[in-house]
Context: one part of a larger RNA
Molecule: large-subunit ribosomal RNA, domain II
Organism: Candidatus Heimdallarchaeota archaeon
RNA sequence: ACCAGGGAGGUCAUACUUGUGGCAAGCUUAAGUGAUGUCAAAAACACGCAAGCGUAGCGAAAGCGACAUGCCCGCAGUUUACAAGGGGCGCCGUCUGAAAGGGCGGGAAGUCACAGGUGUGAGACCCGAAACCGGACGAUCUACCCCUGAGCAGGCUGAAGCCUAGGGAAACCUGGGUGGAGGGCCGAGCAAGUAUUGACGUGCAAUUCAUGUUUGUUGACUUGGGGGUAGGGGCAAAAGACCAAUCUAGUCCGGUGAUAGCUGGUUCCCAACGAAGUGGACAUAGGCCAGCCUGCUCUGAGAUGGAGCAUUCGGUAGAGCAAUGAUUGAUGGUUACGGGAAGUAAAAUUCUCGCCUGUCAGUCAAACUACGAACGGAUGUUUAUCGUAGAAGAGUAGAGUCGGGCGUGCGUGCGUAAGGCACGUGGCCGAAAGGGGAAUAACCCAGACUAUGGUUAAGGUCCCUAAAUCUCGAUUAAAUGCUAAAAUUGGAAGGACGUCAUUGGACUAAGACAGUAAGGCGGUAGGCUUAGAAACAGCCACCCGCUAAGAAAAACGUAACAGUUUACUUACCGAGUCCUUUGGCUCCGAGAAUGGACGGGGCUAAAUCGAGUACCGAUACCUUAGAAUACAUUGAAAGAUGUAAUUUGAUAGUUGGGCGAUCUGGUUGGGCGGAAGCAGGGCAGUGAUGUCCUGUGGACCGAUCAGAUUUGCAGAUCCUGGC
Repeated sequence: ACCAGGGAGGUCAUACUUGUGGCAAGCUUAAGUGAUGUCAAAAACACGCAAGCGUAGCGAAAGCGACAUGCCCGCAGUUUACAAGGGGCGCCGUCUGAAAGGGCGGGAAGUCACAGGUGUGAGACCCGAAACCGGACGAUCUACCCCUGAGCAGGCUGAAGCCUAGGGAAACCUGGGUGGAGGGCCGAGCAAGUAUUGACGUGCAAUUCAUGUUUGUUGACUUGGGGGUAGGGGCAAAAGACCAAUCUAGUCCGGUGAUAGCUGGUUCCCAACGAAGUGGACAUAGGCCAGCCUGCUCUGAGAUGGAGCAUUCGGUAGAGCAAUGAUUGAUGGUUACGGGAAGUAAAAUUCUCGCCUGUCAGUCAAACUACGAACGGAUGUUUAUCGUAGAAGAGUAGAGUCGGGCGUGCGUGCGUAAGGCACGUGGCCGAAAGGGGAAUAACCCAGACUAUGGUUAAGGUCCCUAAAUCUCGAUUAAAUGCUAAAAUUGGAAGGACGUCAUUGGACUAAGACAGUAAGGCGGUAGGCUUAGAAACAGCCACCCGCUAAGAAAAACGUAACAGUUUACUUACCGAGUCCUUUGGCUCCGAGAAUGGACGGGGCUAAAUCGAGUACCGAUACCUUAGAAUACAUUGAAAGAUGUAAUUUGAUAGUUGGGCGAUCUGGUUGGGCGGAAGCAGGGCAGUGAUGUCCUGUGGACCGAUCAGAUUUGCAGAUCCUGGC
């Protein structure tokens, strides 16, 4: 893991509530008793008026003490104005108040039993602590202590004391020997348990094994036997160590079903509806009230995030800079004030920048506004939809929920940002399956009653893979791409004489652009400066002539000259050239660790843009058949007929109806001509399940109407057994 059996909303009391039944201004008995009954009981029957609830309320109390209807509206219904119930007035009781007024109550329905639901008290749906307290049992393990025993190979070292020799005035010193001290040294047994951080690690073993790894070994040593100390206690050379594999308070039994706002589990079917993760105060893994869900009852006519129009309210988005506040530049003014400069013996004075202020131009604001939408609210009206097949509303009973999540939908705040935090408003997931997006809670399509056949949506149509290697026109050469976005992604600022289209302009057959060839001069080395300055260090000027054209020179170069180009002109050549605006596609910018991802193959379209026609494609839509539910009509009922809440996805949850198990009572059946059980199979039912056949088995077993439950298992690291 599997199989079988066991395994969790049961019980009593009490309160409220719903339904059914009995009796009813009343209803009911309790303890107990009697008779009957029986083997003995129970139930059923009678008695038992103690007691309870109800029949009157108001008031703290003293106390006082009410409409079995006076008027109106009006649902169902019957019928054409009546109208049970219902509602509105009026009136009455009482309390309060000076009064006005206000609070509670009044035109009679309860009570008993049973059943369903819920609350409360009890273990209270079941299992589960860590703990707390009491009483016992433990020191054969281990800690320490007491008594009585036992053990320690061999070797080394050589304290005191003593003997002897020598020295010294003495104290005393020195040599040699002897001696045998020591929590001395080395090292077996013995004890320990250091290292390999080896082996083993479902072990030989709940601490073991190996080793030329290591410590102690006459002592605070090791050890046998006997004895002592006991649980808030012992014992402790102190580690919270140890006290029987248990210790920051032993073990066993009891209190005990401790408590658990925490985790887990909680057993048959179908049908109807169907949430919440929010507000408040506690508080913060929880509960309470409200909100949102469900059932039932009452009531009786309107209801509605719909649309149009009209009136009205608003100060957001945007815009704007007159005012408030912030802010850039230019320019003018003022000179009181501040900084700097000139000036002076010091001042005065002058200049300049700033401050302040005017003008012009420019920029900004959640807490700015001379403006101002979309949009939203209110009212009126028209219209639409829903509603007597019962709307809106009210009451009552039962809940669950109080951890939410996602997003280039839209609107905000915080944060560099986040699958971030906090909100608003819609959607979706949560509780939603199906198709698409490679896979993929929340993105796109679409809300699944059961089947049949068809048509489409999103998305697709080369192959994997259903459907176009479809048609027309462009673009791309980068495998760019083959990605709606996001997701394990992608890609910026800035660049491109890549290429396509486009805007405006210039030159051009009187020859453009590019290239090649030739010219590119004279006054003059312009003047100044300078050692020099000749186009070309620098300053000033930048003329005139000859010309087809040639600068008082655009760039190299020289110490200065020289020299080489250029502008400019001509010739050759023969057709477009140059600049610019905007928009496509593309390229560079472009880095991550095994080789790698458009889903893959692969594709030059099977890429991108624009247009078109087919087709494929879902539980969507349509068709046909059927089921359920709600409602209506009909019917004594079963049912039948019809309409469709434009009905039937669903977690928590609420409600309704069923299936099956065991037992009891009534009625009624089956069985040795074969009951139950078991095995295999057929059929019926939406399903829980039912029924039939065959075999096995060998004696009991059903149906129906009622009633009662220790009544249904896949889960709980569930319990017991098997395997």